[in-house]
């Protein structure tokens, strides 16, 4: 220098070859308890790395770029 892979919630991940983003944990409310934990119910919490492009419509198609891991030199 070149490839290959990963980046989505505060963490660990998912998101069916494009219809607009969930789960678990853990967070804070509530039932329960003498109080706690467990339990159970609810709730908040996202420019899906970044910047353009394509499309009625991008997390997902393109292109550049950044960080990580690997792999070749």
């Nucleotide at each position: 220098a070149g490839g290959u892979g990963a980046g989505u919630a505060g963490c660990u991940c998912a998101g069916c070859u494009g219809g607009a983003a969930g789960a678990g944990c853990g967070g804070c409310g509530g039932u329960c308890u003498c109080c706690a934990a467990a339990a159970c119910c609810g709730c908040a919490g996202g420019u899906c790395g970044c910047a353009g492009g394509u499309u009625c419509g991008a997390a997902c198609c393109c292109u550049g770029u950044c960080u990580c891991a690997c792999c070749u030199g």